[in-house]
Context: one part of a larger RNA
RNA sequence: GUCUGCGAGUUAUUGUCCGUAGCAAGCUUAAGCCGCUAAGCGGCGGAAGCGUAGCGAAAGCGAGUCCAAAUAGGGCGCUAAGUUGCUGGCAAUAGACCCGAAGGGGAGGUGAUCUAACCAUGAUCAGGAUGAAACCUCGGUAAAACGAGUUGGAGGUCCGAACCGGUCAACCUUGAGAAGUUGUCGGAUGAAUUGUGGUUAGGAGCGAAAGACUAAUCAAACCCCCUGAUAGCUGGUUCUUUCCGAAAUAUAUUUGGGUAUAGCGUCGGACGCUGACCUAUGGAGGUAGAGCACUAAAUAAGCUAGGGCUUCUAACGAGGUACUGAACUUAAUUAAACUCCGAAUACCAUAGGGUGUAGUCCGGCAGUCAGACUGCGGGUGAUAACGUCCGUAGUCGAGAGGAGAAUAAUCCAGACCAUCGGUUAAGGUCCCAAAAUAUGGCUCAGUGGAAAAGGAUGUGAUUUUGCUCAGACAAUGGGGAUGUUGGCUUAGAGGCAGCCAUCAUUUAAACAGUGCGUAACAGCUGACCCAUCGAGCGAAAUUGCGCCGAAAAUGAUCGGGACUCAAGCCAUAUACCGAAGCCAUGGGCUUCUCGCAAGAGAAGCGGUAGGAAAGCGUUCCAAUUGCAGCGAAGUGCCAGGGAAACCAAACAUGGAGCGAUUGGAAGUGAGAAUGCAGAC
Numbered sequence: 001g002u003c004u005g006c007g008a009g010u011u012a013u014u015g016u017c018c019g020u021a022g023c024a025a026g027c028u029u030a031a032g033c034c035g036c037u038a039a040g041c042g043g044c045g046g047a048a049g050c051g052u053a054g055c056g057a058a059a060g061c062g063a064g065u066c067c068a069a070a071u072a073g074g075g076c077g078c079u080a081a082g083u084u085g086c087u088g089g090c091a092a093u094a095g096a097c098c099c100g101a102a103g104g105g106g107a108g109g110u111g112a113u114c115u116a117a118c119c120a121u122g123a124u125c126a127g128g129a130u131g132a133a134a135c136c137u138c139g140g141u142a143a144a145a146c147g148a149g150u151u152g153g154a155g156g157u158c159c160g161a162a163c164c165g166g167u168c169a170a171c172c173u174u175g176a177g178a179a180g181u182u183g184u185c186g187g188a189u190g191a192a193u194u195g196u197g198g199u200u201a202g203g204a205g206c207g208a209a210a211g212a213c214u215a216a217u218c219a220a221a222c223c224c225c226c227u228g229a230u231a232g233c234u235g236g237u238u239c240u241u242u243c244c245g246a247a248a249u250a251u252a253u254u255u256g257g258g259u260a261u262a263g264c265g266u267c268g269g270a271c272g273c274u275g276a277c278c279u280a281u282g283g284a285g286g287u288a289g290a291g292c293a294c295u296a297a298a299u300a301a302g303c304u305a306g307g308g309c310u311u312c313u314a315a316c317g318a319g320g321u322a323c324u325g326a327a328c329u330u331a332a333u334u335a336a337a338c339u340c341c342g343a344a345u346a347c348c349a350u351a352g353g354g355u356g357u358a359g360u361c362c363g364g365c366a367g368u369c370a371g372a373c374u375g376c377g378g379g380u381g382a383u384a385a386c387g388u389c390c391g392u393a394g395u396c397g398a399g400a401g402g403a404g405a406a407u408a409a410u411c412c413a414g415a416c417c418a419u420c421g422g423u424u425a426a427g428g429u430c431c432c433a434a435a436a437u438a439u440g441g442c443u444c445a446g447u448g449g450a451a452a453a454g455g456a457u458g459u460g461a462u463u464u465u466g467c468u469c470a471g472a473c474a475a476u477g478g479g480g481a482u483g484u485u486g487g488c489u490u491a492g493a494g495g496c497a498g499c500c501a502u503c504a505u506u507u508a509a510a511c512a513g514u515g516c517g518u519a520a521c522a523g524c525u526g527a528c529c530c531a532u533c534g535a536g537c538g539a540a541a542u543u544g545c546g547c548c549g550a551a552a553a554u555g556a557u558c559g560g561g562a563c564u565c566a567a568g569c570c571a572u573a574u575a576c577c578g579a580a581g582c583c584a585u586g587g588g589c590u591u592c593u594c595g596c597a598a599g600a601g602a603a604g605c606g607g608u609a610g611g612a613a614a615g616c617g618u619u620c621c622a623a624u625u626g627c628a629g630c631g632a633a634g635u636g637c638c639a640g641g642g643a644a645a646c647c648a649a650a651c652a653u654g655g656a657g658c659g660a661u662u663g664g665a666a667g668u669g670a671g672a673a674u675g676c677a678g679a680c
Base pairs, nucleotide, nucleotide: 001680002679003678004677005676006675011094012093013092014091015090016089017088019086020085021084022083023082026050027049028048032044033043034042035041036040054061055060064076065075066074067073097236098235100233104226105225106224108223109222110221116200117199118198119197120196121195122194123193124192125190127159128158129157130155134151136149137148138147139146163187164186165185168183169182170181171180202218204214205213239615240614241613242612243611244610249262250261251260252259253258263368264367265365266364267363268362269361270360271359273356277353278352279351280350281349282348283347289341290339291338295335296334297333299331300330301329302328306324307323308321309320310319311318312317371396372395373394374393375392376391377390378389379388380387401412402411403410416587417586418585419584421583422582423581427577428576429575430561431560432559436574438572439571440570441569442568448563454548455547458545459544460543461542462541463540464539465538466537467536475532476531477530478529479528481505482504483503486500487499488498511526515524516523588605589604590603591602592601593600594599616669618666619665620664621663622662623661624660625659626658627657634653635652636651640647641646
């Protein structure tokens, strides 16, 4: 892991509500006792309980009473029948749907054969090295001290086996091993190691102290008990069908992943037109927008008080000002916490319509309190986020189907069942792949099939304007001169460093010179003119579609193939395809209406949490009624039937019990719980 079996809302008491049954202003017995056909039934038993009257703290009064001076007024009552069983829903108390802690407690017990420390008694430590004290001898001294040399054999001394340890590394890491192996390494006469016997224990021992160790268990051992501890937490919770169908919000909370009340769901009862929505009328308002009349902000100009700087003056004072500048004027602006103004919606009320998709109230039972995305109006953030927080609508949640290549939240559309019927929506119609190789334009970039500021004789459309057969634009040939090297400046300045002026002449035209160039000249070129040529040529504006700008990590791509008067984009027209939509045909169910009924008609039947309803099956019991050795249950195979849970003939196997109907009682339904046991 699979298979088989087991495996989770139970029982008691009390309360409450629905249903149902008895009796009813009453209803019921409890313990106990008696009898019998005796785990039960019948009878007795009125103690007691609930109800029939309330109000007040009470005295008390009483359909009233209390407060009060009150006959105001107000509070609670009166004007509704209960009670006792039984079934069911729910709650409370109990383990209370099941499994699950780490834990807390016990004057209950077992452990020191592991390990820590200690006590008693034993044992062990190859070999080598170093050479303390002291004695002795010699030297030395007044005597000592002191020095040297033998001898000697000290030491938590040195090297290194056994022994004890465990430094580093590799291997092993479903191991040979729940701590090892190999190499390397520390101690090795000592606070050494070790055998045997013994002592100390659970809030206790023992500890050269690491919270270490106390039998692979230690910040409180192990076993048993309280114990089914508690778990606002996680997981699991078993047959079918039908009807309806949420929430992820408010408030409070040692509250934030819990709970309570309300909101939203469902079921029953009551009310009955009150509802959503529509029409009309009337309201309050300060948002969008707009505006600058207030409050603030803010630009320019004018005018100007004041101030700064400065001139004159002995002082008073008088001027100047390329500085600043309140207020005012003009022009043009900004605002969530500005408003002289001011919508659309929304909201409130009244009247009418509105029998629905309803509404309101009372009662039973819930679930929900982590929401998500998209559009719109905002706050926050960076006018970031699949960000966060509100409002509003939709969808998902709890929604299948079609489109979007794939894709909860986008678009279309809400699935009772069947049909090899039809018709449409979104979206599509070259092939993959159902349906148009439709029409008129645009695009050449594979743009389409990602992007900005900015840039460009891309190309289409529209508009304005200039030149032009008296010859435009472009190209080619020629001219482009003189006073003059204008004046100044300058070393020089000759069209062309710079400053000033920018005239005149000859002309078809020609600048006191557009650019390059020279040290300065020179030189080239342009403006301007002529000729050649012969028809359009420039300058702008608006706009459609394109171009550049454009760099990312495994191999590319629009879903792919492929596509260019498209199979791209814009516009237009007619067809067609396309869904579980709608229609058609047949069938089922629910509710309502009509009907005596049979039946007919209408509306409806997606669904999580959840509410309500009807059924199937299992085991046992009672009554009734059946089957069975001419073959029961079970098993295999399998017609047939039912909307489903399921029922089940025949045949085979099997070899002794088993059904049906109507009731009753439950150890009553498994695929999940890292479920439990067994098998493989």